[in-house]
Context: one part of a larger RNA
RNA sequence: AGCGCAGGGUGAAUGCCUUGGCAAUUGGAGCCGAUGAAGGACGCGACGAACAGCGAUAUGCUUCGGGGAGCCGUAAGUAGGCAGCGAUCCGGAGAUUUCCGAAUGGGGAAACCCACCAGUUUGAAGAACUGGUAUCCAGCUUGUCUGGAAGGAAUACGCAGGGAACUGAAACAUCUUAGUACCUGUAGGAAAAGAAAGCAACAGCGAUUCCCUUAGUAGCGGCGAGCGAACGGGGACCAGCCCAGUUUCAACAUUGGAGUUACAAAAUCUCAUGAUAGUCGAAGUGUGUGGAAAAGCACACCGUAGAGGGUGACAGUCCCGUAGACGAAAUUGUGGGAUCUCCGUUGAACGAAGAGUACGACGAGGCACGUGAAAUCUUGUCGGAACAUGCGAGGACCAUCUCGUAAGGCUAAAUACUCCCAAUUGACCGAUAGUGAACCAGUACUGUGAAGGAAAGGUGAAAAGAACCGCGGGAGCGGAGUGAAAAGAUCCUGAAACCCUGUGCUUACAACAAGUCAGAGCCCGUUAAUGGGUGAUGGCGUGCCUUUUGUAGAAUGAACCGGCGAGUUACAAUAACAUGCAAGGUUAAGCUUUGAGGAGCGGAGCCGAAGCGAAAGCGAGUCUUAACCGGCGAGUUAGUAUGUUGUUGUAGACCCGAAACUGAGUGAGCUAGCCAUGUGCAGGUUGAAGUUGGGGUAAAACCCAAUGGAGGACCGAACCAGGGUAUGUUGAAAAAUGCUUGGAUGACAUGUGGCUAGAGGUGAAAUUCCAAUCGAACUCAGAGAUAGCUGGUUCUCACCGAAAUAGCUUUAGGGCUAGCGUUGUGGUAAAGUGGUAUGAAGGUAGAGCACUGAAUGGUUGAUGGCCCCAUCUCGGGGUACUGAUAUCAAUCAAACUCCGAAUGUCAUACUUACAUACACAGCAGUUAGACUACGGGUGAUAAGGUCCGUGGUCGAAAGGGAAACAGCCCAGACCGCCAGUUAAGGUCCCUAAAUUCAUGUUAAGUGGAAAAGGAUGUGGAGUUGUUUAAACAACUAGGAGGUUGGCUUAGAAGCAGCCACCCUUUAAAGAGUGCGUAAUAGCUCACUAGUCGAAUGAUUCUGCGCCGAAGAUGUAACGGGGCUAAACAUGAUACCGAAGCUGCGGAUAGAUCUAGUAUCUAUGGUAGGUGAGCGUUCUUACAGCGGAGAAGCAUGACCGAGAGGACAUGUGGAGCGGUAAGAAGUGAGAAUGCCGGUGUGAGUAAUGAAAAGUGGGGUGAGAAUCCCCACCGUCAAAAGUCUAAGGUUUCCAGAGGAAGGUUCGUCCGCUCUGGGUUAGUCUGGACCUAAGGUGAGGCUGAAGAGCGUAGCCGAUGGACAACAGGUUGAUAUUCCUGUACCACCUUAUGAACUGAUGGAGUGACGGAGAAGGAUAGCGCGAGCCGCUGAUUGGAUUGCGGUUUAAGCGUUUAGGCCGUGUCGUAGGCAAAUCCGCGACACGUUAAGGCUGAGGCGUUACGACGCAAGUCGCGUGAAUCCAUGCUUCCAAGAAAAGCUUCUAGGGUUAAUUUGUAAGGUGCCAGUACCGCAAACCGACACAGGUAGACGAGGAGAGAAUCUAAAGACGCGC
Repeated sequence: AGCGCAGGGUGAAUGCCUUGGCAAUUGGAGCCGAUGAAGGACGCGACGAACAGCGAUAUGCUUCGGGGAGCCGUAAGUAGGCAGCGAUCCGGAGAUUUCCGAAUGGGGAAACCCACCAGUUUGAAGAACUGGUAUCCAGCUUGUCUGGAAGGAAUACGCAGGGAACUGAAACAUCUUAGUACCUGUAGGAAAAGAAAGCAACAGCGAUUCCCUUAGUAGCGGCGAGCGAACGGGGACCAGCCCAGUUUCAACAUUGGAGUUACAAAAUCUCAUGAUAGUCGAAGUGUGUGGAAAAGCACACCGUAGAGGGUGACAGUCCCGUAGACGAAAUUGUGGGAUCUCCGUUGAACGAAGAGUACGACGAGGCACGUGAAAUCUUGUCGGAACAUGCGAGGACCAUCUCGUAAGGCUAAAUACUCCCAAUUGACCGAUAGUGAACCAGUACUGUGAAGGAAAGGUGAAAAGAACCGCGGGAGCGGAGUGAAAAGAUCCUGAAACCCUGUGCUUACAACAAGUCAGAGCCCGUUAAUGGGUGAUGGCGUGCCUUUUGUAGAAUGAACCGGCGAGUUACAAUAACAUGCAAGGUUAAGCUUUGAGGAGCGGAGCCGAAGCGAAAGCGAGUCUUAACCGGCGAGUUAGUAUGUUGUUGUAGACCCGAAACUGAGUGAGCUAGCCAUGUGCAGGUUGAAGUUGGGGUAAAACCCAAUGGAGGACCGAACCAGGGUAUGUUGAAAAAUGCUUGGAUGACAUGUGGCUAGAGGUGAAAUUCCAAUCGAACUCAGAGAUAGCUGGUUCUCACCGAAAUAGCUUUAGGGCUAGCGUUGUGGUAAAGUGGUAUGAAGGUAGAGCACUGAAUGGUUGAUGGCCCCAUCUCGGGGUACUGAUAUCAAUCAAACUCCGAAUGUCAUACUUACAUACACAGCAGUUAGACUACGGGUGAUAAGGUCCGUGGUCGAAAGGGAAACAGCCCAGACCGCCAGUUAAGGUCCCUAAAUUCAUGUUAAGUGGAAAAGGAUGUGGAGUUGUUUAAACAACUAGGAGGUUGGCUUAGAAGCAGCCACCCUUUAAAGAGUGCGUAAUAGCUCACUAGUCGAAUGAUUCUGCGCCGAAGAUGUAACGGGGCUAAACAUGAUACCGAAGCUGCGGAUAGAUCUAGUAUCUAUGGUAGGUGAGCGUUCUUACAGCGGAGAAGCAUGACCGAGAGGACAUGUGGAGCGGUAAGAAGUGAGAAUGCCGGUGUGAGUAAUGAAAAGUGGGGUGAGAAUCCCCACCGUCAAAAGUCUAAGGUUUCCAGAGGAAGGUUCGUCCGCUCUGGGUUAGUCUGGACCUAAGGUGAGGCUGAAGAGCGUAGCCGAUGGACAACAGGUUGAUAUUCCUGUACCACCUUAUGAACUGAUGGAGUGACGGAGAAGGAUAGCGCGAGCCGCUGAUUGGAUUGCGGUUUAAGCGUUUAGGCCGUGUCGUAGGCAAAUCCGCGACACGUUAAGGCUGAGGCGUUACGACGCAAGUCGCGUGAAUCCAUGCUUCCAAGAAAAGCUUCUAGGGUUAAUUUGUAAGGUGCCAGUACCGCAAACCGACACAGGUAGACGAGGAGAGAAUCUAAAGACGCGC
């Protein structure tokens, strides 16, 4: 380490349970609201938070009833109370009821702010309290009167105005989806409709609505997909009326109706019966077990009550209840009656009887009806009747006939629905189920928002919830105790994955889809059996699913375990089966009845019993036809209703899955652009125009020098950007960091508040951006869109068993029909398939050349050409030219055939073998095929290519062989056997069987890869030579002469070349076979002789071999060893060898008969068809089990062919089987399935800036991390200080350490407890206005709504009064001290007419630049003070030297301004004001206004231990200054303030000066705030507006250094 066993942990399945849901039935109710709703916010308790209840009268108040003993909710506890003088509690009626919300006095960012009027309070002001104050509509009595509306909901039902798309049509446009979804208006308990200008058909009916039927009919319809009536019949329910005219007559008291809720009105009383609390209500004990009795046993009882629930296990008789009976002070429903009130008559006659209407035309819509022949209904535009002697309708239209009486109105019931209340029910669920929610759930959490949206039940009968002891800092653990049992609060049961501990067996040379078969050893001892565990060793053996021709596949899917997870339901159609009745069968709606199941009635209607025809029609016939023939029928009678099952259709239709389309909304807090209002840009450089001076000119121009300070100018920080590169890429970061880079006074950057919205916006334009999303955002809905596509689809056994082909297809991976499968029925009698025999058609293979073509050679040789002769003509000859026809020989053909098989096909016969075949009906699947052999096409006579044909196998087939190897060879697995025998193939070893036999071959490891080509390899069979007259080979010798043949040649002598190739001598010898020479020479050969002594050549066919033969990880081309057979060939005999065959035993199915438990046959199987079963949950009936122990769980060696089923033991602690039927949310391994749990990776990566820590001490159970000290280090235009937004208690103190903190922790931004934010002057409101918003009236629009005047709201702007010091653990311009100021009131005193919501002025504004003055700040020096100076003295170093606003006085650098009088057509009226005009005065001064700063005072204060002075320098971006200069792009509004009148007012108010006194509201105020507290999911290297920002060096806010201050970045 493996397997087993035992015991644990984790985890939550399973079982049991149910407080919660789901679906219904019956009845009720069907609205609430300005008398303030629905819904909320905030509060109320002796005690924290929450839920429930309630509202400042707050866990409740009053009263009337009920009820009768305890009570103060969930919810314990402590404290304190209430109650027989009747509490708590239940019911009726009242009172109170903060604030928001229609919200209603105005405003508003809901739960807040600010008013006015009348009162209260105060001496007055201010603050406070009570009541009232919105808008619109209607009415009249016209009053600022009376009444009404609004808003909510129940996501339901109704009517109406608008109105999609996906989808279906296998595309799509009419059509469909669908008048659906959705939006909008509006109503009621119902709504709508409704009393015929209607249907119908010569007969009639008599408003509407709803149900059944008619009927999937008539019809409509790219006549496609689909859509789809009516009349009539049966029921439910029933109800009719009024107005629009006039007149006359009769009648005058009878009659009818109503009285909250259509229309007028008015109710009151009474009776009955209900509702809202309640009351009475029969009957059981004993006994043993047990913790407990209701179970068992025994004997009783009640029952108009044996529904149900509870009680320590299962209760008629214990409790609550149940059947039955009874009950209301108060409010109230329904019905009857009485009184009262209101409306109204009625009959007759005459008459009257709805006009821009009916209708028509055009354009539409609705009717089942799509423009059609299109009636009927509605109407946008135009035209336009009649008048009951009229008019409309009856499906164009006309006539006749019939029906009705339009252009006005009302009307109950039957019908639809259920937020809610009461009662009841369930072959509904039982915690992954049932609502999303059994539990404090629309919660936590996510999102800017619309919106999305969880998880989570169980101790026990009773808390009896573990006193006490020990260990420990604690958590916890061990005892003790409780309890029936620890069931011990992470609590019933407690499975599996996963993690451990102990132990039996095994394991360290072994190569493993991990099992299976055999098997020794060791250990154990059973449901007693052929025992169990382990497993040395050997044989065989590449998971599952899906998809495929084909997968171990390196093709898909699954980490593992558990739970959940997919052919259902409704209505139709059709078939089979079952049952009832049967020439008939059957009811639907509805009605009656029952406690329920159900039963009875109901015959409308449907199907069938008769067909034929287009129809009229006829009818066992009919149609066609003049008739026959012929067609379809009859002849041959079974249906129908219901149920179950198979299949189909319509519905989401087996489940999961799009990208998309459409509707209504939500978003511009990111980003794009724009609007309004603010803010920012260190420092340095350059030096435009203009101006001045000089020169110059007639004057200009022009030149020079200064001055000046322009610029989409330059360099470069902040700031903005993002070009390059590296890192990062499970990041520090869902876009950053480091280094570098671009712009940086501008088309610049940025804050705050706004605007633009998806069929759109925005866009210096990239299809860019519109909340981490953009070729069309997001959310919800149509919606379960659709998906000819992919994936998945859950128990068993049995019988049969395919296809991958044809035709058609916008069809090719999909369909339809046929083919092939299966099941049932049927009938004749065997149709079928083979065999044998006979016959028939045919034109392939082959063959042939007779045709059609192709094609070779020869003969003949026409014609033609050429040459010669002849040329006057006729001609003649030759030819190695061409070459037809004919002929001879030899050929070729898929589209040639004079011929022509085999096989196949068809037919007949035989009775020979086998067992099908056919018809009809139900249900399919298949239409991707693969290889192999043969016949072909194509291709290259390539392909594991492609396309056909015939067969086989695989597919869907296992077994044996081929080493391994779907398709090859053998052979088709019902099950078992440690039996036999064979096939293919084998028999040396691996490895079962022959080292068998016989005869050959091969020598190459050929066997055990290959071609052209090559070769005296070797065997066999031939043919033909030579050879004892001596062959072949070898050796010896010869190989000569004419002659150097001739020619040619420089030469050519056998041997450059040409011609010729003779003769002689010989045994033989070429005018020469090769080498060689310049040419000769030389060497050879042919040929001959000798030696030798027997075979030796050539050639043809053939068996087996050889060479040709080079590749990549490694021998690697027999499976290996190895083999000379263990190779090859031929033959022989044995043997092995399969799931074949046989034997024995068994199972199932079928057939047959003699009917036996006999015989025979069959039993591989994917898609698929058919049959039979197992199991799960629930129901009914019957009979049972269970505290003496049910279900569940764990284990076991038992039973069954299987799905499965018992039994035993343990655990568990209350329910559960069996049998027979029935009903289904009925069976899991796969869907990148869903949810939960748990692994592996792995003690691995990482622990988030490289600013850095070290030492000592302290605390503590424990210290790298907490506190203190010292030293070291880091930042310093920040990593310091203030402040806006945002956050919302994080602030401070004490305590704690489970969790959070990336380690630790005694510590914390963590947990617990307590505390903390103080304003007339700060910010905002009680003041103003901008963009924009809203918007009385108003305008417009299908609706919703849009726009907009006055007004109002709205800061980022305008206006506006306080400073210094001190103080807390935590606040301070807020508290305290001191000194001020602003507004209002009163009193006193003085003065004066006052004065718009109107007029006027002011308020009041840009960019850039320059200069001056002053101050803050800083530096230096001197003086003085204190501290330091280690034991002392001294020196040196370092630190400090401060003080406000207002007022008063004085004063400065400066800046600005004319003053007065008169007139006046303008300023919407007026004006003494402004404007305009005139006159006078006055000049560069006076005067006035303004103005930083300085000095004095405040201050005999405050601060400091003390000192508490002076001088010099530097110097701002701050102040003077909203100034000045200059430029062009020409740069808010209103309040406030000043002034003017209108008006008011006349002697009391009002205004104002001074002094004293009084009053002064609401909100914010803690803390973080470049960050650990904000935005980024985090204690995140990112982002975040504004102010201050010291010293040295430096131009500088760059950079280096470094003060105050803050830190060392939580392993």
Large-subunit ribosomal RNA, half A from an uncultured Mycoplasmatota bacterium, 1611 nucleotides, folded computationally. The prediction has a mean pLDDT of 83. The sequence was found in a public genome assembly.